[in-house]
């Protein structure tokens, strides 16, 4: 340099055109003599730019980042 895959909550992942979700972690509360466990509650968001569309996490283009493969030089 080229090719492929991936990028969504702090972490691991769903959602594949039509209201952005789950588990764990963290926060608050209940329970307990206290801690853990358990129960309840609220908060937290799509890597960046552009395009298509009535409507984009989803489709298209470019960029950035990660992983893997190939090639060249040494």
């Nucleotide at each position: 340099g080229c090719c492929g895959c991936c990028g969504c909550a702090g972490c691991u992942c769903a959602a594949u055109g039509g209201c952005a979700g789950a588990g764990c972690a963290g926060c608050c509360g209940c329970c307990u003599u206290g801690u853990a466990a358990g129960c309840g509650g609220g908060a937290g968001g799509u890597c960046c730019g552009g395009g298509u569309u009535c409507g984009a996490c989803u489709c298209c283009c470019g960029g950035c980042g990660g992983c893997g493969g190939c090639u060249c030089c040494a």
Transfer RNA from Desulfovirgula sp., 74 nucleotides, folded computationally. Rfam family: tRNA. By type it is a transfer RNA. It was read from a public genome assembly.